[in-house]
Context: one part of a larger RNA
């Protein structure tokens, strides 16, 4: 000199943009953060209409709850991890992939249940038992087999390799709904997307850590996996790693890019990884060993009728604690994105907005011009006259950014949807109209009045821009270093000046 997720002190007018628990991965009150589908199913309470012997009945509709489907694998944090964790480049002849796109073929016929509704019991509650009964795109059987898989045979390709093609046999499917336009279902092929695995290279400190290893290293056979593999098991062999640093200990999430900088270091943003009170485990599923799912153990908290139960903010706000220190228990789904749905739509603390904070960056303002009697006062010098504050003020004229008042008032939004017309490859497209704004009466524009509403902080011995007087007298005090102060202090305190400026300084940390 530059920088920061800063803090502290004094001060503080505005706008735009960015940023905002670095510490206790400490504990959490309360609310919200993941639902959706009646165009899969049975329908219930209720509602409407009609009838009624006034008990109800019929028809339509139908919330919640239930069965069923899809989603719940996004957002947060950096504890752990020195690792194929990350980065980069390859491999997968060792693999998987729901939804999406495309393509081929198909959907025949049955069965038994079960929740809910109803009845009834136990329990403080959480919850739960029994009885009867019922549906499906829930579950299961039979048929068919384009295909697919397996075995065997044949042909063929590849440097090699479990590759490719083909024949026979065996096994193996399905679901309907609908407003009739569609949409959904099954079995395959291909694509896309996402994911798994393996390998080369790169990736902190310590030798005052020198030996480490028994599923350990390899083989055979099997099990398991989507898949290769000691991944696991039985048996066999005795290997494997290490001074080019194994093992052990410490520390740490890794990378890209922006900005600064010679480099290093480093926060928001993007990608990957890991974690979800601590530990372990599996289930479901295309995908999890699953933040707001399940089970077990532990610690903690809460309810209890003491028998037993409930819980997990490192989601958004918010509370307590810790700390020098870090914000609202806000609005909206209007836009973008996501889930479900045919659609309307519902949900979305993602997201978009608003609030607080000078934390940072950038921009603007606190007036402009004239004005000498160079006033009073202050300070300085003294030849008693001058210098400075100083065009500064007063005063005159003018302007009105921002602030204030009044009026107008957006872009972001054109789609989806609805209506109409046209086209035609008959399953869609095109055109036009119409509807939709949280921010927000905001940005912005117009008008009104008036200099009105708006300046501080540090420094002045040298480094280093700025010097004299007074007070004080090794006292009070200053100080980054050198060092000032003991009666003329340019170093302390005040005045004047200098530098920055809605900031200025100090501390901490990095270069």
């Nucleotide at each position: 000199g530059g920088a920061u997720g800063a803090a502290c002190g004094c001060u503080a007018g505005c706008a735009g943009g960015a940023g905002g628990c670095c510490u206790a991965a400490u504990a959490c009150a309360u609310g919200c953060a993941a639902g959706u589908c009646g165009a899969g199913c049975g329908g219930u309470a209720g509602a409407u209409a009609c009838c009624u012997u006034c008990g109800g009945g019929u028809a339509u509709u139908g919330a919640g709850a239930g069965c069923g489907g899809c989603g719940c694998a996004c957002g947060g944090u950096g504890a752990g991890u020195a690792a194929c964790g990350c980065g980069u480049a390859c491999a997968u002849g060792a693999c998987c992939u729901a939804c999406c796109u495309u393509u081929a073929a198909g959907a025949c016929u049955g069965u038994g249940a079960u929740a809910g509704c109803c009845c009834u019991g136990g329990g403080a509650a959480a919850c739960u038992g029994g009885g009867a009964u019922u549906a499906a795109u829930a579950a299961c059987g039979g048929a068919u087999g384009u295909g697919a898989u397996a075995a065997u045979g044949u042909a063929u390709a590849u440097a090699a390799a479990u590759g490719u093609a083909u024949a026979u046999u065996a096994u193996u499917a399905a679901a309907g709904c609908u407003g009739a336009g569609g949409u959904g279902c099954u079995u395959g092929g291909a694509g896309a997307u996402g994911a798994g695995u393996g390998u080369g290279c790169g990736u902190c400190u310590g030798a005052u850590u020198a030996g480490c290893u028994a599923g350990u290293u390899g083989g055979u056979a099997g099990g398991g996996u989507a898949a290769c593999g000691g991944c696991c098991u039985a048996c066999c062999a005795a290997g494997g790693c290490a001074a080019c640093g194994a093992u052990c200990a410490g520390u740490a999430g890794g990378g890209g890019g922006c900005g600064u900088g010679a480099g290093a270091g480093u926060g928001g943003c993007c990608c990957c990884c890991a974690c979800a009170c601590g530990g372990g485990u599996a289930c479901u599923g295309a995908g999890a060993c699953a933040c707001g799912g399940a089970c077990c153990c532990g610690a903690c908290u809460c309810c209890u009728a003491c028998g037993g139960g409930a819980g997990g903010c490192a989601g958004c706000a918010g509370u307590a604690a810790g700390g020098a220190a870090u914000a609202u228990u806000g609005g909206u789904c209007a836009a973008u994105g996501g889930a479900c749905g045919g659609a309307a739509g519902u949900c979305u603390g993602a997201a978009c907005c608003a609030g607080c904070c000078a934390u940072c960056c950038c921009g603007c303002g606190u007036g402009c011009a004239g004005g000498a009697u160079g006033a009073c006062g202050g300070c300085c010098c003294u030849a008693u006259g001058g210098g400075u504050u100083g065009u500064a003020a007063a005063c005159u004229g003018c302007u009105u950014u921002u602030a204030g008042c009044a009026g107008a008032g957006a872009c972001g939004a054109a789609a989806c949807g609805c209506c109409a017309u046209c086209a035609u490859u008959u399953a869609u497209g095109a055109u036009g109209g119409u509807c939709u704004g949280a921010c927000g009466g905001u940005a912005u524009c117009u008008g009104c009045a008036g200099a009105a509403u708006a300046a501080g902080c540090a420094c002045c011995g040298g480094c280093u821009a700025a010097c004299u007087c007074c007070g004080u007298g090794c006292c009070a005090g200053c100080a980054g270093c050198c060092g000032c102060g003991g009666u003329a202090a340019u170093a302390c305190g005040g005045a004047g000046g200098u530098g920055c400026a809605a900031g200025c300084g100090u501390u901490a940390u990095c270069c």